[in-house]
Context: one part of a larger RNA
């Protein structure tokens, strides 16, 4: 100089940032993934609407009785920005946390796939005929303390499932041309086979299938680069290469038979120890040393260890089985969870924030859409943790007061310093008006920011030194003591070095140790 800082003293106000570096220790409590009625049956609820019982107000009246409103129940049917649960769809592989593992094609930088896959999305060519049987929900019952289930009956879909028809898709066989970078690619015709689709509607539309193209996101490989240790010297049996087959989207010992003995290795294998890597950042005139928190890219994990399932994508942080540990409920049979998401809690530490507001914006999911979901974000609160800037007053004032400190007792310092006079109003503090940020509505922040009015010098200075180094000195106290100290050194009776005092330097809402790097 420079810190995600710790501590001691002190502390006015703003702006933008930042804030568990230690236990990837445990975790109460809330909330952090939903959404769709324009896929789809049932069910309730509101409101209408058909008939019916049941009550009876109000009119007439020959007083016998006719008329029959509101309101209550059951029933028929429509209906709804209603509800909440089920089936189905798309989303939960994004966002968002962390740095355990990892010395590695994990990351960076440059290539390669003729060995690849890509929902949603854009384009372009064609298509959607026609049946079929279940199943949640619901209803009965029944097992359990529950979690959670069994059994019997009903019922629908854009859910399942065969048939058709289908090319320049798939597959298997051979064939011609033309090309490459070795395996080989493309094209074309051709035999045989194969395999699609689902409707809703507000009639505007959304959506369904197949090919082909792009986009756009992944996967695989390869060349150089990426700490320390030899007081780590030999290491390896799927090991290294063939051949077959499996298996993947796809090469490939990825795997599995059989065969061969091969690979690495002092240009450091193998072990060990450390550690997430890069854009960057500190730092230094540069080379070149450190580092890698906040932002952005990539990886890896998600209590600890396996695994696989569902999808285009996961072996999936708030999915799923198993194993373990751990903590909770049990009716002791069994069951339930997982904050390295956002608040918090406890612990452990020299140390690191609120169990806030909102979706108003920007951006995510789902809907045709109004919407809804979003602790993503955007705000706010906390803390001088850090970088900016702002103030804590400006100008006259000499009786050089007073005090206070030395002093050769004449002085001198403190000093324009205060008083006093004349001003001003930045922040703070009242009051009034008040935005942009939002394309017609819609604003959390917020009556903020900002402007404007009136009041008051009023409410706002400490820190650390002062023998050199290094800016800045004298008095008294103590007497190798008490004490200082970054490195040389000071202190044993006049200490500029120790405490204290008055003066002087320095920096400033800081200051100064400490800790680190360079």
């Nucleotide at each position: 100089g420079a810190u995600g800082a710790c501590c001691c003293c002190u502390g006015g106000c703003g702006g933008c940032g930042u804030g568990c570096u230690u236990a990837a220790c445990a975790c109460a409590u809330g909330c952090a993934a939903g959404u769709c009625g324009a896929a789809c049956g049932a069910a309730g609820c509101g409101c209408u609407u058909u008939g019916g019982a049941c009550a009876g107000a109000u009119u007439c009246u020959u007083c016998g009785g006719a008329u029959g409103a509101a309101g209550u129940c059951c029933u028929u049917a429509g209906u709804g920005a209603c509800u909440g649960a089920g089936u189905g769809g798309c989303g939960g592989a994004c966002g968002g946390g962390u740095g355990a593992g990892u010395a590695a094609c994990g990351c960076g930088u440059g290539g390669g796939u003729a060995a690849c896959c890509u929902g949603c999305c854009u384009c372009a060519u064609a298509c959607a005929g026609g049946g079929g049987g279940a199943u949640a929900a619901c209803a009965g019952u029944u097992a359990g303390a529950a979690a959670u289930g069994g059994c019997u009956g009903c019922u629908a879909a854009u859910a399942c499932c065969g048939c058709a028809u289908a090319a320049g898709c798939g597959c298997a066989c051979g064939g011609u041309a033309c090309c490459g970078c070795a395996u080989g690619g493309u094209a074309c015709a051709g035999u045989g086979u194969g395999a699609a689709a689902a409707a809703c509607u507000c009639c505007g539309g959304u959506g369904g299938u197949a090919u082909g193209a792009g986009a756009u996101g992944g996967a695989c490989c390869c060349g150089c680069g990426u700490u320390g240790g030899a007081u780590u010297a030999g290491c390896u049996a799927g090991u290294u290469g063939g051949c077959a087959g499996g298996g993947u989207a796809a090469c490939g010992g990825c795997c599995u038979a059989c065969c061969a003995a091969g690979g690495c290795g002092a240009c450091g294998a193998u072990c060990c120890a450390u550690a997430g890597c890069c854009g960057g950042c500190c730092u230094g005139a540069g080379a070149g040393g450190g580092u890698g928190g906040a932002c952005g890219g990539c990886c890896a994990c998600a209590u600890u260890g396996g695994g696989a399932c569902u999808g285009a994508g996961a072996c999936a942080c708030g999915g799923c089985c198993c194993a373990g540990a751990c903590u909770c409920c049990u009716a002791c049979g069994g069951g339930a969870g997982g904050c390295a998401g956002c608040a918090g809690u406890g612990g452990g530490g020299a140390a690191u924030a609120u169990u806030g507001c909102a979706c108003a914006a920007u951006g995510g999911g789902g809907g045709a859409a109004a919407c809804c979901c979003u602790g993503a974000u955007g705000c706010a609160g906390c803390g001088a943790c850090g970088c900016c800037g702002c103030g804590u007053g400006a100008g006259c004032g000499a009786a050089g007061a007073a005090g206070u400190a030395u002093u050769u007792c004449g002085g001198u310092a403190u000093g324009u310093a205060a008083a006093g006079c004349u001003c001003u109003a930045u922040c703070a503090g009242c009051a009034g008006g008040g935005a942009a940020g939002a394309a017609a509505a819609u604003g959390a922040c917020g009556g903020u920011a900002c402007c404007u009015g009136a009041c008051u010098a009023a409410g706002a200075a400490g820190c650390c030194c002062c023998g050199g180094c290094u800016a800045a000195c004298u008095a008294c106290g103590u007497g190798c003591c008490a004490g200082c100290a970054g490195c040389c050194g000071c202190g044993g009776u006049a200490a500029u070095a120790c405490g204290u005092a008055g003066g002087g330097g320095g920096c400033a809402a800081g200051c100064g140790u400490u800790a680190u790097c360079c």
Small-subunit ribosomal RNA, 5' domain from an uncultured bacterium, 518 nucleotides, folded computationally. Its Rfam family is "Bacterial small subunit ribosomal RNA". The prediction has a mean pLDDT of 83. RNAcentral holds the full RNA, with entries from ENA and SILVA.